Small-subunit ribosomal RNA, 5' domain from uncultured Bizionia sp., 522 nucleotides, folded computationally. It matches the Rfam family "Bacterial small subunit ribosomal RNA".
Context: one part of a larger RNA
RNA sequence: GGAUGAACGCUAGCGGCAGGCUUAACACAUGCAAGUCGAGGGGUAACAUUGGAGCUUGCUUCAGAUGACGACCGGCGCACGGGUGCGUAACGCGUAUACAAUCUACCUUGCACUAAGGGAUAGCCUUUGGAAACGAAGAUUAAUACCUUAUGGUUUAUGGAGUCGGCAUCGGCUUCAUAAUAAAGGUCACGGUGCAAGAUGAGUAUGCGUCCUAUUAGCUAGAUGGUGUGGUAACGGCACACCAUGGCGACGAUAGGUAGGGGCCCUGAGAGGGGGAUCCCCCACACUGGUACUGAGACACGGACCAGACUCCUACGGGAGGCAGCAGUGAGGAAUAUUGGACAAUGGAGGCAACUCUGAUCCAGCCAUGCCGCGUGCAGGAAGACUGCCCUAUGGGUUGUAAACUGCUUUUAUACAGGAAGAAACCGCUCUACGUGUAGAGCCUUGACGGUACUGUAAGAAUAAGGAUCGGCUAACUCCGUGCCAGCAGCCGCGGUAAUACGGAGGAUCCAAGCGUUAUCC
Numbered sequence: 001g002g003a004u005g006a007a008c009g010c011u012a013g014c015g016g017c018a019g020g021c022u023u024a025a026c027a028c029a030u031g032c033a034a035g036u037c038g039a040g041g042g043g044u045a046a047c048a049u050u051g052g053a054g055c056u057u058g059c060u061u062c063a064g065a066u067g068a069c070g071a072c073c074g075g076c077g078c079a080c081g082g083g084u085g086c087g088u089a090a091c092g093c094g095u096a097u098a099c100a101a102u103c104u105a106c107c108u109u110g111c112a113c114u115a116a117g118g119g120a121u122a123g124c125c126u127u128u129g130g131a132a133a134c135g136a137a138g139a140u141u142a143a144u145a146c147c148u149u150a151u152g153g154u155u156u157a158u159g160g161a162g163u164c165g166g167c168a169u170c171g172g173c174u175u176c177a178u179a180a181u182a183a184a185g186g187u188c189a190c191g192g193u194g195c196a197a198g199a200u201g202a203g204u205a206u207g208c209g210u211c212c213u214a215u216u217a218g219c220u221a222g223a224u225g226g227u228g229u230g231g232u233a234a235c236g237g238c239a240c241a242c243c244a245u246g247g248c249g250a251c252g253a254u255a256g257g258u259a260g261g262g263g264c265c266c267u268g269a270g271a272g273g274g275g276g277a278u279c280c281c282c283c284a285c286a287c288u289g290g291u292a293c294u295g296a297g298a299c300a301c302g303g304a305c306c307a308g309a310c311u312c313c314u315a316c317g318g319g320a321g322g323c324a325g326c327a328g329u330g331a332g333g334a335a336u337a338u339u340g341g342a343c344a345a346u347g348g349a350g351g352c353a354a355c356u357c358u359g360a361u362c363c364a365g366c367c368a369u370g371c372c373g374c375g376u377g378c379a380g381g382a383a384g385a386c387u388g389c390c391c392u393a394u395g396g397g398u399u400g401u402a403a404a405c406u407g408c409u410u411u412u413a414u415a416c417a418g419g420a421a422g423a424a425a426c427c428g429c430u431c432u433a434c435g436u437g438u439a440g441a442g443c444c445u446u447g448a449c450g451g452u453a454c455u456g457u458a459a460g461a462a463u464a465a466g467g468a469u470c471g472g473c474u475a476a477c478u479c480c481g482u483g484c485c486a487g488c489a490g491c492c493g494c495g496g497u498a499a500u501a502c503g504g505a506g507g508a509u510c511c512a513a514g515c516g517u518u519a520u521c522c
Stems, first nucleotide, its partner, number of pairs: 001522004006518005013374006019367002021332001026330003030327003035076003040073002043069002047067003050063006083285003092210008102202002107198008115149004125138005155179001159176007185190001211257003218248003223245008260282004264275004287308005310321004338364001340363003346360001347358004377408004388398003414458005422449001428443007466511005471492003477506005487494002
């Protein structure tokens, strides 16, 4: 000199953009953060409409009939999005490859099929246990829930045959025998099943790179390899039985410490040095430890089970819970914000769609935390006033065009009036082309922000400047007070009676809605 997720002190007008618990991965009250589908099913608790009956004429009752819909069965989603950085020095990450050793729901393309049956079960109902959480028994019922069979394809196993290829182990294609799917609803297109390919995503392996300590020198028995078996989507000590005795290490093994990694960020001419907030990619975690289930995918943040610590309810028998989601609370700390709005846009889940959900996201609020921009007036104005301060030859200098005053302007602020873009769609209607449900065109409608941005009008300098420094480094000097005291100080140093260094004043200098100080990095 530059920089920062900063803090503290003094001060403070506005706008835009960005940022905002670095500490206790400490503990959490409350609300919200993941649902959706009635075009899968039995249905009808509630609402509305409609219809019927009665008569007390505006009430009662019935009907799933229609819109719709609580709970239930079922499907898809809940493995994403969001948070944090505990752990991890590792194939974790980065980069480049390989899989002839793999999987992949939804999506796209192509082909084929969607047949015949069966038994349950929740809900509803009856009885009943419990303070509650939550159950138990009985009867009865449906499905795109579950199961059986047939057919086709695929896969696996065995035995063959032919052909092609490669990168060692080998692999691809054709063909014969066995086992093994399927669902119908609804209305015009949505589904379901099988196979092949694509895309996407994931998994595994390898080369290279990736902090400190040698005052850590030896480490290792599933350890290294083989055979076989089991297991996996898949190869493999991944696991197990047996056999062999291997494997790693001064080119730093093992051990200990520290740490999520990268893109990037700061600094520097560069080489380097330091860092890993915000944003993007990957990884890991979800009170602590362990475990599996379901599923295309989890060993699962707002799922399950077990154990532990903690908190809460209790009728004492037993139960409930997990903010490192958004807000918010306590604690810690020098220190870090609203218990806000909207699904209008983008994206996601479900759905034929309307639509529903979405603390993702988009917005608004608070904070000078940073960067950028603007303003606090402009021009004229000398009797160079008064005051203050300094000098003194009693003159003068400075403040100082500063002020007053005169003229002008009106960003911002204030008042009033108008007022967006962000929006194009989806749905619906009409038309055109092609081929009969697609594409295009037109019309209608949709805004949280927000009466915001912006524009116009009105009046008026009106509403708006401080901080540090002035011995040298280093831009800027005098007076008074004090007297090695009080105090200053980044370094050198200053102060003991003339202090440009302390405190005050006048003046000056540098920055400026900021200025300084502290901390940290180069």

About this RNA:
The sequence was found in a public genome assembly.